[in-house]
Context: one part of a larger RNA
């Protein structure tokens, strides 16, 4: 270290429970609101943070009614109340009801902010409080009243009503997609569906025939049910799809307008009543008759107001039978025993399981108030008929036509009907419309006005209830402070999370620890029920163990064997362990084929995939049966069931296009023949397979549509503000000089121009290292670019997705952009991938053709499998009888191809006088002949096998027939015949056959496809096959030969005198073969050629001699000769030699990559090879023997029983229901742990422990019914790992602490210096102070914080903002335009980032100060005094602006100092050093400078007027006057301030705190430098020519003399709302963080320096939270 195995922690499965949810039934309501709704904000309790209730009358007030004893909500606490004088609760009906919200006096960033009229209340008045009122549009009506007389527009006033919400439900209307389908795709289809938008109501829509129909009716509408998947329609594809008629449910009919009368008014149209309301036509009109009380209807239509009374209802409510003891036990309701009560044994509680203990439960009983329904009485309304036709009336831009569309089940078609956007356009009852083009008869109706209950849809909601629905990962997203937390700028997304106990009886007291905790006592049946606490699986830890193994071992880890230890049981051939041995590459998925190194899955628990509706087909069960059955509906106490309902369907008769005939019919000329038919079983309902429509097993998509959020990031622009140290350069212009005839020009110097230089702040982001689980989801370091401009920025604002915007990159539009992002449609679609859950058992494929926008899809056969039928029909042998053209052979055809020989034509040479011809030819070669060949698309021939046919064996659930239900349509190899290819592939394509696939088992070392051989289970039996027999490893160390290479154990051309076997030949004692000796001569240097060629460079020729032999020469070799050597001869020498074909077996060729690695290893001369015999080993094969299913069976018995896709049976469990069936249970149910038990399996029992309250069996019977895998979803928990990292670098001492690198104090050292100091704006919102306190956050610590409790803390007439103004841009009253939502934009009204506006120093606190205080100012209004003409909402000035510069003038600011005061100086000094070396508004004076002309007089213009302005004229006049204007003095200030000195009381721990606090309290000059500040919106120069309104000022209008005005004084007179804390950033903002980032403005010490660069230093301030 393993395995067991105990005790325990984590952790929340499980069981159990339910306060919630789900889907339903019966009633009910089906609206709420300007009398301020819904929604909400802030409030409200003695203490209150949240929920609940309620509004300043504020968990509540009054009144009426129930009730009848206890109450102050959830909420359990102190405290203090209420109540029989009826409290609390519960109904009915009053009051109260802040503020937003339609929101409506006016605005607005909702819950804030100013106002106006009227009344009151305060005050002396102003201010300030109160209470009513003040929004718009519409109607209607009065009064008023322009251009214009009348009038009307327009204006004022009342009365009335809208208006917004709500349930994502119903309904009617406008506008109107896309995915999708169609295997594409455009009509067509999803679908007039989502959607948006108006509008209604409790229902809406529809409705009382210009309606269907069909020779016969019917009699508004609507809805179910059938007709029907029928007529139809339809790229006649995918679909789509009626009506009539029949059965039901529910009933219901009015009423205008006209014609005609009467009355009113009018220029004209006209109003009002009377009258009338239809199709057999009807009315007016005329004549005539009857008649006015019977009779009718009635407030939901058709006219409209009520009132009473009764009876039911609803909205609190009374009251309601009976039970006791034992006993166990905490507790009884349980169990015994003995009772009772039922119109009441529904439910639910009580300390376990209760009729009788409570609450209730059945039958009764019950209302002051408001309500409701339904009737009754009042009470209103209503009223006839004939006869006559000569006129009148009966709905016009209509019906209807053209042309385009749309609707109609109906897509333009033959298309009737509706309907209308255009352009036309009838009749008038002797009409007119319709019956699916038209037409003609004939039938039905009577359009072009109106309303109309019921039956029909739907449910936020309120009351009763219901369930073979859920039971916390379920059920609603939510059982719980749930649309909460949280995310997102927003639209919008959106969770987690339930249980102590009967009762808190919630642990008093003790002890240890600083706490948290713990141990002890106690409570309790029980504390491992002790506070996220029932029950507590699993994954992981962890303890001390405890048993047995473990340090030479190679190991899907496990199963077979099996000693040893140790234990001791559901008693069994036990358990645990496991030394050593045999075999063995996990699981699912996909695939020909996976151990794969091809996906998947860290592990464990829970969740997680063929359902359900309809139709239709097969099979099966019941029932009836030539018939079978309903449907809607009725019906019922009921969501039932009977029962009744026969419309309707199926069957019973078919043929035929149809007329139409009928057991036949059709075809036909047919009485033929042919063809469909006639001999009978169905039909309903449940089941259970398949199919079809729907999401249809289940999860996943880029995508498209719709409709809405978004420009707080970014691009652009609109308005309004802000920024740019410092230095350089030196255009133009001008001056002066010079020069010219004038110019031009030249020099000086003056100026200060540039998308001009350099360079910081700001802005970019070119290189580069670093970063790259970062410090940062874009950065840091350094090095760079622009830096007065086409610059950079801040604030408001506008432009949106079929879109913007774009100096353009497909760049940016909130970390997303070739079309944002959010909801929806929406389960889009997916021929595609992946998943897909217990268990036995029988049978078992295919990877093939044929079609296919088809090839990884699919449909039809083909193979499987079930059921039912037929009944030997099949594989297969054999024996006979047939077609047949391959293999092979052939060359007879057709074509290829060679050699010989003949040889025609034809060409060429030669002769030739020729109309003739001869010859020759190394040129042609048809065609014969003869030798020898080829062939898949050649056959004179021709087979084995295959096939077909008969016949016999053949006994095997073969075969065929009908039908239900599939899976297959990627295969592979390995033998064979070919095809391609290269007679390459493990390649690729056909045929046969086999095996894998779907197949274990032996053998090939290992090794799907090769060999052998088919697993039913069991046996420590037997015998074999393949292939073995020396160790590994079971079984042989036989024989006879070869091999010497470790061939054996990898290879080719080629080599090979390795070596064996078999020949054939030739040579040899007449001496062969090597091997020595010795010769190889000569014509001759052959000719030729050559410089030379002499055997031997090359050509020709290759003769002869001599001899034993000896080439006109086989090799070396010379410049050629020389020269070595071969053939050949001889001699020595002595027995065999040589060629050579054919064979067995060796060798060489033979070089690769971690490591022998080309036998499985050792090894082996066999133990390799051949050949041969004889044993033996060897399989899940066969055989024994015993079992098991199944089938057949002559009952003796036999047969069979690998399987994947896939078919078929037959089971098992898991949760619910039902049974007057059976039972268990505190004397312990479920669940959970453990166990050696049973049963082929899934699974079931028993026993003990936990557990504390429910749970079984049996037979049915219903599913949300079995998981290991979907990168599945949801929690827990490991691993990696105690590993990376802890985000820019102090130390010391002392103090406090239970503890101290980290907190405080000091000391010391460092950093930062245009910042790391100082102040502010957005933003944030309490973090500000002070006291605690440390669980958590703090990237470690912690006594500390921006953390946690608890207390405080923000004070304004002058600061910001409002009670002023105006930009852009918003919104908009009438008005213009749009389908609808809605868009513009006038008048107005909002909108600061600009304009206007009156306060300053000093001090104070723990935390505020321009706010409080102390001094000492101003501004507005009132009020009184005093004076006075004031003055628009109109005119006119003003307000009022751009850049860049150059100058001067002052003053902050800083340096130095006179001089202070401390300090040094041994004490004094002179000396050194430190420090000090100040003070506002405001009132007066004064000033650098700088700005402007004044006055009179006319004056048609400034929309009226004007004394203003503008214009004209004319006087004076350069400097008076008016404006303005920094600073300076003075006064403010006998004050404050300030270096310095510096107490006390108190207080405690006693020398510290208090405290550098109170108090005292010096000098306060001059020089020097000088600002980016001010003077200044000045001036000076340029072009790109640079906001508005308002306050102010002035003129009249107008208005008043008792002053609503106004200017001066004066006042213990008035001054409103909001903001004010802190933070402003290397921890309080934006970046998920205490993040190296990113964020607007101001102030700007010294030294060095041009300098806000650089280095360094103050004043501050930090020292980076290991």
């Nucleotide at each position: 270290g393993g395995c067991u195995u105990u005790u325990g922690g984590u952790g929340g499965a499980u069981g159990c429970c339910u306060u919630g949810g789900g889907u339903c039934u019966a009633a009910u309501a089906g609206g709420c609101g300007a009398u301020g709704a819904a929604g909400g904000a802030c409030g409200u309790g003695a203490u209150a943070a949240c929920c609940u209730g309620c509004g300043a009358u504020a968990a509540g007030u009054c009144u009426c009614g129930u009730a009848g004893a206890g109450c102050c909500g959830g909420a359990c606490a102190u405290a203090g109340g209420c109540u029989a004088u009826g409290a609390a609760a519960c109904g009915g009906g009053a009051a109260u009801u802040u503020c937003c919200g339609a929101a409506u006096g006016g605005g607005g960033c909702a819950a804030c902010c100013c106002u106006c009229u009227c009344a009151g209340a305060u005050u002396a008045a102003u201010c300030u409080c109160u209470g009513a009122g003040a929004a718009u549009u519409g109607u209607u009506c009065a009064c008023u009243g322009a251009a214009u007389c009348c009038a009307u527009a327009g204006g004022u006033g009342a009365a009335c009503a809208a208006a917004g919400c709500g349930a994502u439900a119903c309904c009617u209307a406008g506008c109107g997609a896309a995915u999708u389908g169609a295997a594409a795709c455009a009509u067509c289809u999803u679908a007039g569906u989502a959607g948006c938008u108006a509008g209604a109501g409790g229902a809406a829509g529809a409705g009382a025939a210009a309606a269907c129909a069909a020779a016969a009716g019917u009699g508004a509408u609507u809805c179910c049910g059938u007709a029907a998947g029928u007529a139809g329609u339809g790229g006649c594809g995918a679909g789509c799809g009626a009506a009539a008629g029949c059965g039901g449910a529910a009933u219901a009919g009015u009423c205008c307008a006209a014609a005609c009368c009467g009355u009113c008014a009018u220029u004209u149209u006209g109003g009002c009543g009377g009258g009338g309301u239809u199709g057999u036509a009807g009315g007016g009109c005329g004549a005539c008759u009857a008649g006015c009380a019977c009779g009718g209807a009635g407030u939901c239509a058709a006219a409209a107001a009520g009132u009473u009374g009764a009876u039911g209802g609803a909205u609190a409510g009374g009251a309601g039978a009976a039970g006791g003891a034992g006993u166990u036990g905490g507790a009884a309701a349980g169990c015994u025993c003995c009772g009772c009560c039922a119109g009441a044994g529904a439910g639910g509680g009580u300390g376990a399981a209760a009729g009788c203990c409570c609450c209730g439960u059945a039958a009764c009983c019950g209302a002051a108030a408001u309500u409701u329904a339904u009737c009754a009485a009042c009470c209103u309304c209503c009223u006839a008929g004939u006869c006559g036709u000569a006129c009148c009336c009966u709905g016009a831009g209509u019906a209807g036509g053209g042309c385009g569309g749309g609707g109609c089940a109906c897509g333009u078609g033959a298309a009737a009907c509706c309907u209308u956007g255009u352009c036309u356009g009838a009749a008038c009852c002797a009409g007119c419309c319709g019956g699916g083009a038209c037409c003609a008869c004939c039938c039905g109706g009577u359009a072009a006005g109106a309303c109309u209950a019921a039956a029909u849809a739907c449910u936020c909601a309120u009351u009763a209830g219901a369930c073979a629905c859920c039971g916390a990962u379920a059920g609603c997203g939510a059982a719980c402070u749930a649309g909460u937390a949280c995310c997102g700028u927003g639209a919008g997304g959106g969770a987690a999370a339930g249980g102590u106990g009967a009762a808190a009886a919630g642990a008093a007291c003790c002890c240890c620890g600083g706490a948290g905790g713990g141990g002890g006592a106690g409570u309790g049946a029980a504390a491992u029920a002790g506070a996220u606490u029932c029950u507590g699986a699993a994954a992981c830890c962890a303890a001390a163990g405890a048993g047995c193994c473990u340090a030479c071992a190679a190991g899907u880890a496990g199963u077979c064997a099996g000693a040893g230890c140790a234990c001791g049981u559901u008693a069994a051939u036990g358990u645990g362990u496991g030394a050593u041995g045999g075999c063995g590459u996990a699981c699912a998925u996909c695939u020909u084929g996976c151990a794969g190194g091809a996906u998947g899955g860290a592990c464990c628990g829970g969740c997680g995939a063929g359902u359900u509706a309809u139709g239709u087909u097969a099979g099966c069960a019941u029932g009836c049966g030539a018939g079978g059955u309903u449907a809607a509906g009725u019906g019922g106490u009921a969501a039932a069931a009977a029962g009744c309902g026969g419309a309707g369907c199926c069957g019973u008769a078919g043929a035929g296009a149809a007329a139409u005939c009928g057991a036949g019919u059709c075809u036909g000329a047919a009485u033929a023949g042919g063809g469909c038919g006639a001999u009978u079983a169905g039909u309903a309902u449940g089941u259970u397979g398949g199919c079809a429509u729907a999401g249809a097993c289940c999860c996943g998509a880029a995508a498209c549509g719709a409709g809405g959020u978004g420009a707080u990031c970014u691009a652009a622009c609109c308005a309004u503000g802000g920024g740019c140290a410092g230095g350089u350069u030196g255009a133009a212009g001008c001056a002066u000089g010079g020069g010219u005839a004038a110019c031009u020009c030249c020099a000086u110097g003056u100026g200060g121009a540039g998308g001009a230089c350099c360079g910081a702040a700001c802005c970019a982001g070119a290189g580069u290292a670093c970063g790259c689980u970062g410090a940062a989801a874009a950065g840091u370091g350094c090095u760079u670019g622009g830096a007065u401009g086409a610059c950079c920025u801040g604030u408001g604002g506008u432009u949106a997705g079929c879109g913007g915007u774009g100096a353009a990159a497909u760049u940016c539009c909130a970390a997303u952009c070739g079309a944002a992002c959010c909801u929806c449609g929406a389960u889009a679609u997916a021929g595609c991938u992946g998943g897909u859950u217990c268990u036995c058992c029988c049978c078992g494929a295919a990877a093939u053709a044929g079609c296919u926008u088809g090839a990884g899809g699919g449909c039809u056969a083909g193979c499987g499998u079930g059921u039912g039928g037929u009944g030997u029909u099949a594989a297969g042998u054999u024996a006979c009888g047939g077609a047949g053209g391959u293999a092979g052979a052939g060359c007879a055809c057709u074509g290829a191809a060679u050699g010989u020989g003949g040889g025609a034509u034809g060409g060429c040479c030669u002769c030739a006088c020729c109309u003739a011809g001869a010859g020759g030819u190394a040129c042609u070669g048809a065609c014969c002949a003869u030798a020898a060949u080829c062939a898949a698309a050649c056959u004179c021939c021709g087979a084995a096998u295959g096939c077909c046919g008969u016949a016999a064996c053949g006994g095997a659930u073969u075969g065929c027939c009908a039908u239900g239900c599939a899976g297959u349509c990627g295969g592979a190899c390995u033998a064979u015949g070919g095809a391609a290819g290269a007679u390459a592939a493990g390649u690729c394509c056909c045929g046969u056959a086999g095996u894998c696939g779907c197949g274990a088992g032996g053998g090939a070392a290992a090794c799907a496809a090769c060999c052998c051989a088919g697993a039913u289970c069991g046996u420590c039996a037997g015998c074999u096959a393949a292939g073995g027999u020396c160790c590994c490893u079971a079984a042989a160390u036989u024989g006879u030969g070869c091999u010497a290479a470790g061939u054996g154990a990898a290879a080719a051309a080629g080599g090979u005198g390795g070596u064996g076997a078999a020949g054939u030949u030739u040579c040899u004692c007449a001496a062969a073969c090597a091997a020595c000796u010795a010769g190889g001569a000569u014509g001759u240097u052959g000719g030729c050629u050559u410089a030379g060629a002499a055997g031997c460079a090359g050509c020709c020729a290759u003769c002869a001699u001599u001899u034993a032999a000896a080439g006109a020469g086989u090799g070396c070799g010379u410049a050629a000769u020389u020269g070595c050597u071969c053939a050949c001869u001889a001699g020595u020498c002595a027995a065999g030699a040589a060629a050579u074909u054919u064979u067995g077996u060796g060798c060489c060729c033979a070089a690769a990559a971690u490591g022998u690695a080309a036998c499985g290893g050792g090894a082996c001369u066999a133990a390799g090879c051949a050949c041969a015999a004889u044993a033996c080993c060897g399989a899940a094969g066969c055989u024994a023997c015993g079992g098991g299913u199944a089938c057949c069976u002559a009952c003796g018995g036999g047969u069979a029983c690998g399987u994947u896709a896939g078919g078929g049976g037959a089971g098992c469990g898991u949760u619910c229901u039902a049974a007057u069936c059976u039972g268990c249970g505190c004397u312990g149910a479920a669940g959970u742990c453990a166990g050696a038990c049973c049963g082929u399996g899934a699974g079931g029992a028993c026993u003990g422990a936990u557990g504390g309250a429910g749970c079984g069996g049996u037979u049915a019977g219903a599913a949300g019914u079995g998981a290991g895998a979907a990168u599945g979803c949801c929690g827990g928990u490991a691993u990696g790992a105690g590993u990376a990292a802890c985000g820019a670098u102090u130390c010391a001492a002392g103090g406090u602490g239970a503890g101290a690198a980290u907190c405080c104090u000091u000391g010391a050292c460092g950093c930062c210096u245009a910042u790391u100091g100082g102040g502010g704006a957005a933003g944030g919102u309490u973090u500000c102070c002070u006291g605690g306190g440390g669980c958590a956050g703090g990237u470690u610590c912690g006594u500390c914080c921006a953390c946690c409790c608890a207390g405080g803390g923000u004070u304004a007439g002058u600061c910001g903002g409002g009670a002023c103004c105006u930009a852009a841009g918003g919104c908009g009253a009438g008005g213009c335009c749009g389908a609808a939502a809605g868009g513009c934009g006038u008048a107005g009204u909002c909108g600061a980032u600009g304009g206007a506006c009156a306060a300053c120093a000093a001090g104070u606190u723990g935390a505020u100060a321009u706010u409080c205080u102390u001094g000492u100012a101003c501004c507005u209004c009132c009020g009184c005094g005093c004076g006075a003409g004031u003055g628009a909402u109109g005119g006119a000035g003003u307000g009022a602006c751009g850049a860049a510069g150059c100058a001067g003038g002052a003053u902050a600011a800083c340096u130095u100092u006179a001089c202070u005061a401390g300090u040094u100086a041994a004490c004094g000094g002179a000396u050194u050093c430190u420090a000090g070396g100040g003070c506002a508004a405001g009132u007066a004076a004064u000033u650098a400078g700088u700005g402007g002309g004044u006055c009179g007089u006319g004056u048609a213009g400034g929309c009226a007027a004007a004394u203003c302005c503008g214009c004209a004229c004319g006087g004076c006049g350069u400097a008076a006057c008016c404006g303005u204007g920094a600073g300076u003095u003075a006064c403010g200030a006998u004050g404050c301030a300030u270096a310095g000195g510096g107490a006390a009381a108190g207080u405690c721990u006693a020398g510290g705190c208090a405290a550098g606090u109170a108090c005292c309290g010096a000098a306060u000059u001059a020089a020097g430098c000088g600002a980016u500040u001010c003077c200044a919106a000045a001036c000076u120069u340029c072009c790109a020519a640079g906001a508005a309104a308002a306050a102010c000022u002035u003129c009249u209008a107008a208005c008043u003399u008792u002053a609503a005005u106004c200017g001066c004084g004066u006042g213990u007179g008035a001054g409103c709302c909001c903001g004010u804390a802190c933070c402003g950033a290397g921890a309080a903002c934006g970046g998920a963080c205490a993040c190296a980032c990113g964020u607007c403005c101001c102030c700007a010490a010294g030294a060095u320096g041009a300098g806000u660069a650089u280095u360094c230093u103050a004043a501050g301030g930090c020292g980076a939270g290991c």

Annotation: The part of an RNA shown here (large-subunit ribosomal RNA, half A) has 1666 nucleotides and comes from Centruroides sculpturatus. The source organism's lineage runs through Eukaryota, Bilateria, Protostomia, Arthropoda and Centruroides. The full RNA is in RNAcentral, with records from SILVA. It matches the Rfam family "Bacterial large subunit ribosomal RNA". The coordinates come from a structure-prediction model, not an experiment, and the mean pLDDT is 83.